Notes
Predicted 3D model of a 120-nucleotide RNA (SAM riboswitch aptamer (S box leader)) from a Solirubrobacterales bacterium. Its Rfam family is "SAM riboswitch aptamer (S box leader)". Rfam's curators write: The SAM riboswitch is found upstream of a number of genes which code for proteins involved in methionine or cysteine biosynthesis in Gram-positive bacteria. Of the family's consensus pairs, 91% are formed in the model.

RNA sequence: GCCACAUCAAGAGGGGUGGAGGGACUGGCCCGCAGAUACCCCGGCAACCCCCCCAAGAGGCUUUCAAGCCGUGGGGAGAGGGUGCCAAUUCCAGCAGGUGAGAUGCCUGGGAGAUGUGAG
Numbered sequence: 001g002c003c004a005c006a007u008c009a010a011g012a013g014g015g016g017u018g019g020a021g022g023g024a025c026u027g028g029c030c031c032g033c034a035g036a037u038a039c040c041c042c043g044g045c046a047a048c049c050c051c052c053c054c055a056a057g058a059g060g061c062u063u064u065c066a067a068g069c070c071g072u073g074g075g076g077a078g079a080g081g082g083u084g085c086c087a088a089u090u091c092c093a094g095c096a097g098g099u100g101a102g103a104u105g106c107c108u109g110g111g112a113g114a115u116g117u118g119a120g
């Protein structure tokens, strides 16, 4: 990088380095020399995976018949580990359909993208 699944309206900023573009792409609209984007340090958010706690439901295993274990589903926590994230709804739209006289707008689905988990 390809594939599958889940989520994407909430949440969370200070310092340092550095010096021109940046917000994936296109259009818009924003951010940026009063120093953005990026990188580093510290702090934080969240709960995807691990771990932990609760309850005991379907299933399976061991068995000294008391219980224990595996595994799946449910609820919780944030002490710990692996990621992730900390301007704007993924900043808005992009394709198709619906509503609507129509533009704007709104709704649904898709595409693209991001993150995690899994598989090869």
Stems, first nucleotide, its partner, number of pairs: 003118006013042005021031003025094004043086003048082003052076003057072001059070004090112001095109005